[in-house]
Predicted 3D model of a 99-nucleotide RNA (SAM riboswitch aptamer (S box leader)) from a soil metagenome. The RNAcentral record of the sequence draws on MGnify.

RNA sequence: CUCAUCCAGAGAGGUGGAGGGAUACGGCCCUUAGAAGCCCGGCAACCAGUGCUGAUGCACCAGGUGCCAAUUCCGGCGGAUGAAUGUCCGCAAGAUGAG
Numbered sequence: 001c002u003c004a005u006c007c008a009g010a011g012a013g014g015u016g017g018a019g020g021g022a023u024a025c026g027g028c029c030c031u032u033a034g035a036a037g038c039c040c041g042g043c044a045a046c047c048a049g050u051g052c053u054g055a056u057g058c059a060c061c062a063g064g065u066g067c068c069a070a071u072u073c074c075g076g077c078g079g080a081u082g083a084a085u086g087u088c089c090g091c092a093a094g095a096u097g098a099g
Base pairs, nucleotide, nucleotide: 001099002098003097004096005095006094011040013039014038015037019030020029021028025075026074027073041068042067043066046064047063049060050059051058052057072093076091077090078089079088080087081086
């Protein structure tokens, strides 16, 4: 850089000790009834593997990732609609996977 996905799912465990929710800012939250991290456990199934199929694809598995508060926690820009809170579509930004 390209493509796909992002309103589902996942512990009343051990350790650890104060922070965390990507970054900056703002908001709103979580947290000593114990944050992050690590271990174990779990979820999912993008890639790999196996089987089936004319093919799209489907099933199985769980080796490589990923993930396990809140929609990607909310926020930006453009458009549609509405009296308005708002709702919808597209884009941007970000995350993950594959190339």